Annotation: Predicted 3D model of a 74-nucleotide RNA (transfer RNA) from Maublancomyces gigas. Rfam family: tRNA. Rfam classes the family as a transfer RNA. Rfam links the family to the GO term triplet codon-amino acid adaptor activity. The coordinates come from a structure-prediction model, not an experiment, and the mean pLDDT is 81.

[in-house]
RNA sequence: GGUUUCGUGGUGUAGUUGGUUAUCACACUUGCCUCACACGCAAGUGGUCCCCGGUUCGAACCCGGGCGGAAUCA
Numbered sequence: 001g002g003u004u005u006c007g008u009g010g011u012g013u014a015g016u017u018g019g020u021u022a023u024c025a026c027a028c029u030u031g032c033c034u035c036a037c038a039c040g041c042a043a044g045u046g047g048u049c050c051c052c053g054g055u056u057c058g059a060a061c062c063c064g065g066g067c068g069g070a071a072u073c074a
Base pairs, nucleotide, nucleotide: 001073002072003071004070005069006068007067010026011025012024019057028044029043030042031041032040050066051065052064053063054062
């Protein structure tokens, strides 16, 4: 340098035939429980879906460019 693939809360992920409010688990916060902690139960916080532009009535999803990671070829 070429090709393929990935990027979504603090972490790991679901969602890609475009459609109302982006899913789940862990973590975190609060309450209950306990002498206290842990476990368990209940509720809650946290994401403008890597960045910019385009298409569209409407984009996490489609198109173009860029950035970063991985694999492979040279």